RNA sequence: GACAAAGGCAACCCGGGCUGAAAGGCGCGGGGCGCAAAUCCACCGGUCUACGGGAUCCGGUCAAUAUCCGGACCUAGGACAGCGGGGCUACCGAA
Numbered sequence: 001g002a003c004a005a006a007g008g009c010a011a012c013c014c015g016g017g018c019u020g021a022a023a024g025g026c027g028c029g030g031g032g033c034g035c036a037a038a039u040c041c042a043c044c045g046g047u048c049u050a051c052g053g054g055a056u057c058c059g060g061u062c063a064a065u066a067u068c069c070g071g072a073c074c075u076a077g078g079a080c081a082g083c084g085g086g087g088c089u090a091c092c093g094a095a
Base pairs, nucleotide, nucleotide: 001092008035009034012031013030014029015028017026018025019024033082040087041086043085044084045083046080047079048078051077052075053074054073056072057071058070059069060068
C1' cells in the first nucleotide's frame, strides 16, 4: 500500500515498584497524543546529562605555597531510534 479486515506500538498523565551520579531506562495496572516500521542499530548531524576527568577562572582554608573544600566553565567512556539522515529486519492483505 485498499475510506477493507486482523494484529501491533504508545508521547503524556495517574497509581505503584525496580534501576542510574544524572540525563535516562525497565516491569505492572488505568486512561491515551499519536504512529505504516513509533521494530532493531548511536554510523553522521543534533539534543540531554556530567559520575569520572581538566594544565582554565572565582571564592574559602593557610603566615605562605602545596594540598584540601565549594562554585563556574569545558569534557562522553552515559543517554535519546517518538529530532533528521543512514543501515538492518519483519507482520497483514485485495486489485

Notes
A computed fold for a 95-nucleotide RNA from a marine eukaryotic metagenome, annotated as c-di-GMP-I riboswitch aptamer. Of the family's consensus pairs, 90% are formed in the model. Its Rfam family is "c-di-GMP-I riboswitch aptamer". Rfam describes the family as follows. GEMM was predicted in a large-scale screen for bacterial structured RNA regulatory elements. Model confidence (mean pLDDT): 84 of 100.